Large-subunit ribosomal RNA, domain VI from a Candidatus Marsarchaeota archaeon, 249 nucleotides, folded computationally. Rfam family: Archaeal large subunit ribosomal RNA. The family has 91 seed sequences and 2,955 matches in Rfam 15.1. The prediction has a mean pLDDT of 80. NCBI's taxonomy places the organism under Archaea, Thermoproteati, Thermoproteota.
[in-house]
Context: one part of a larger RNA
RNA sequence: UGCUUUUUGAGGGAAAGGUUUUCCUAGUACGAGAGGAAUGGAAAACCGGCGCCUCUAGUUUUGCUGUUGUCUUACAAGGCACGCAGCGUAGCCACGCGCCACGCGGAUAAGUCCUGAAAGCAUCUAAGGACGAAGCCGCACCCAAAACGAAAAAGCUUAGACUGCUCGCAGUAUACGAGUUUGAUAGAGUUGAAGUGUAAACCGCAAGCCCGCAAGGGCGAGCGGCGAGCUAACAACUACUAAAAGUCG
Repeated sequence: UGCUUUUUGAGGGAAAGGUUUUCCUAGUACGAGAGGAAUGGAAAACCGGCGCCUCUAGUUUUGCUGUUGUCUUACAAGGCACGCAGCGUAGCCACGCGCCACGCGGAUAAGUCCUGAAAGCAUCUAAGGACGAAGCCGCACCCAAAACGAAAAAGCUUAGACUGCUCGCAGUAUACGAGUUUGAUAGAGUUGAAGUGUAAACCGCAAGCCCGCAAGGGCGAGCGGCGAGCUAACAACUACUAAAAGUCG
């Protein structure tokens, strides 16, 4: 360089691909036989690169449950020891999943040639000309107007931007993205999803134990009533709480 958005592409980067096997071509070409291709096409695998979390697996110290020691008056509910153990959402992740196509042009290397003298012949070379690699330079792929000659198009014109604040699947600081009452940005709440696995209290049953001469009384692990109770990251709803207030232009 007015602002916002979208582009162009001077220039820069680059390995985003690499290798192997099998099948067809083909028991063909070739070869007396034995043997045995190429070219082109198809399908896989491994290594590598980029991305992702539906599945599978891992992790999950902030979720649930069981349990040890100890403490809080208590069989309730908890604290501490990452206590130990079982399961486990999101997130992260590989052992899981997806993609990384066919290629085209130019100049060449070794090499193969054409014409052709020096050297009446011959000669790919001396002049000249044509081909020829996974390699080189481009297209393709990535970045890119800080390309200061500061580009272009469309829209807008007090437009717009910033600090602060509420935050994020973004993140070392910064940056990036969302929001800032004309509001669902975060918290709280409600409902759901999902996880765990059936809470406490009460009632009923109850192995067994204790007291009692007996009748009977007391304790009682456990079982049932009870897909319960609890619940982090997810979703929807809901302004209840917090998004004060300012600056530049």